Predicted 3D model of a 366-nucleotide RNA (Bacterial RNase P class A) from Woeseia sp. It is recorded under the gene name rnpB. Model confidence (mean pLDDT): 76 of 100. Taxonomically the source falls in Woeseia (Bacteria, Gammaproteobacteria, Woeseiales, Woeseiaceae). Rfam family: Bacterial RNase P class A. Rfam links the family to the GO terms dimeric ribonuclease P complex, ribonuclease P activity and tRNA processing.
[in-house]
């Protein structure tokens, strides 16, 4: 210098003017003054919890989730440390990582065969049978068969290498490697071991297939929930008025009378309407609350490899509800990305500009 990897930090600064939301104080009740006013992701709403209401004796089944070990935490599917496996020269990164010798299922295409192995090409005729040749030992061919080393197929073909062995072969035998079982040692454990013994080797893959094992999980969500509470309509109660006739079992309907409106007054006719007053309780609109002091921030110190925890000191840091957090101007610089709270908190994921540091690899120079 280039390439890479891990971690941390910042999120335009300053000044002026005019506004918006909240709190406190003054107070002439409408202003003034002071203070505070988005994020690392406020986002996706994917996990976990607090809080609230409903349900609930306890447990089991069903259903769902999680899944190496140990720890952290309020809890987690998160985090830390470790184990095993994989990738990378490396720093480092990734893993849905319980059980396939409980059972069931599946393994496309290709291939002889995909799991009680099998035999397409190939290798072999030692034994048995037949035929031929040979005086004979025997030789040749074929049948019956043997083999799984080599070729070929496949993501995967039933341990690997070597030597022996054989008719040809084969854990058939042996050595080493691998594997399994039992023990020992180390480790809390996962697990590890260039420790011991046994076994020729039996157990292909798949459990984000059913399933088995272990652990966890009641439901709904701040539009939760609590309180106050109109108008109109409807419900209940009390009081006043509810005349006459007809139809109908009744609800009710029709006619006449009466009252009101149409319409300044009186009368007649047509049309429309037939109740009024008070009290009670529920719900709606609306308002108040829940609402922001919290698993809180910062600093020091102690314990711990670390996540994190303890102690002390200090700080108060949005709370709206059509929903504030803005606009303009000037100036400086490295010229400002992604993006806007809505009950709160811990995570994960996604979006995104810049700065700093540790470490690794390569090249060059001294």
């Nucleotide at each position: 210098a280039g390439a890479g990897u891990c971690g941390g930090c910042c999120a335009g600064g300053c000044a002026g003017u005019c506004g918006c939301c909240g709190g406190c104080a003054g107070u002439u009740u409408a202003c003034u003054g002071c203070c505070g006013g988005a994020g690392g992701a406020a986002a996706g709403u994917c996990c976990g919890g607090g809080c609230u209401c409903c349900a609930u004796c306890g447990g089991a089944c069903a259903g769902g989730g999680c899944g190496c070990c140990a720890g952290g935490u309020a809890a987690c599917g998160c985090c830390u440390g470790g184990a095993g496996g994989g990738c990378g020269c490396g720093a480092g990164c990734c893993c849905a990582u319980g059980g396939a010798a409980a059972g069931u299922g599946c393994c496309a295409c290709a291939g002889a065969a995909a799991a009680c192995a099998a035999a397409c090409c190939g290798c072999c005729c030692a034994a048995g049978c037949a035929c031929g040749c040979g005086u004979g030992a025997g030789c040749g061919u074929g049948c019956c068969g043997g083999c799984a080393a080599g070729g070929g197929u496949g993501a995967a073909a039933a341990g690997g290498u070597g030597c022996g062995g054989u008719a040809a072969g084969a854990g058939c035998g042996c050595a080493c490697c691998g594997c399994g079982c039992g023990g020992g040692u180390g480790g809390c454990a996962a697990c590890a071991c260039g420790c011991c013994g046994c076994g020729g080797c039996a157990c292909g893959g798949u459990a984000a297939a059913c399933c088995c094992c272990g652990c966890c999980c009641g439901g709904a969500g701040c539009a939760a929930g609590a309180c106050c509470a109109a108008a109109u309509a409807g419900g209940g109660g009390a009081g006043u008025a509810g005349g006459c006739g007809a139809a109908g079992c009744g609800a009710u309907u029709c006619g006449c009378a009466c009252c009101g409106c149409c319409g300044g007054u009186u009368c007649c006719g047509a049309g429309c309407g037939g109740a009024c007053u008070c009290c009670c309780g529920g719900g709606u609109a609306g308002g108040u609350u829940g609402c922001u002091a919290g698993a809180g921030g910062c600093a020091a110190u102690c314990g711990g490899u670390g996540a994190c925890g303890g102690u002390u000191g200090u700080c108060c840091c949005a709370g709206a509800u059509g929903a504030a957090u803005g606009a303009c101007u000037g100036u400086c610089c490295c010229a400002g990305a992604c993006a806007g709270a809505a009950c709160c908190c811990g995570g994960c994921u996604u979006a995104c500009g810049g700065c700093c540091g540790g470490c690794u690899c390569u090249c060059u120079c001294c």